[in-house]
RNA sequence: UCCCGAUAAUAGCAAACCCAUCGAGAGGUGGGGACGCAAAGCCACGGGUCUGGGAGUUCUCCCUGACGGCCGGGUUACCGAA
Repeated sequence: UCCCGAUAAUAGCAAACCCAUCGAGAGGUGGGGACGCAAAGCCACGGGUCUGGGAGUUCUCCCUGACGGCCGGGUUACCGAA
């Protein structure tokens, strides 16, 4: 260094819900708020879930967008007990 991750230290993020706002919708953004998170940083690459539309016709396929806090993969990074 890698792996690993402490009831250590320093920092960070922010679920539900509420308010405002944008969107046809899934949802996004800002503020409040903390359930949690050692990558809950970044990338839609594989799968998954969801929205809208179409085909087939009853549970599949195609297109469209959304979710990175559903799982995997890639990549970068703070700290250092066992």